[in-house]
């Protein structure tokens, strides 16, 4: 050093469900506490597909209301896939 995650050793995160509080217009969203599916990058970047959400913004419809349809990411997910960075132990 590519590549591997079988032994060793010391750690690490946390699906998901509880719990109560807090941000967020919401979200399959985020932040704290217990428990732990399961992860060798479950570490980190929304680039490129996807998926959710629609506050705001458009278009429309209306019986005119604090109203209804659709459409739209500048909001989100890194624990859907690709992909870039960057990393500890032990093989090698």
């Nucleotide at each position: 050093g590519a590549c591997u995650a079988a032994c060793a050793a010391g750690g690490g995160c946390a699906a998901c469900c509880c719990c109560g509080u807090c941000c967020g217009a919401a979200a399959g969203g985020g932040a704290g506490g217990g428990g732990g599916c399961g992860c060798a990058a479950a570490g980190u970047c929304a680039c490129c597909g996807g998926u959710c959400u629609a506050a705001g913004g458009a278009a429309c419809c209306c019986a005119g209301g604090c109203g209804g349809u659709u459409c739209u990411a500048c909001g989100a997910c890194a624990g859907c896939g690709g992909g870039g960075c960057u990393g500890c132990c032990a093989g090698g």
This is a predicted structure of a 92-nucleotide RNA (c-di-GMP-I riboswitch aptamer).
The model forms 82% of the base pairs in the Rfam consensus.
Model confidence (mean pLDDT): 80 of 100.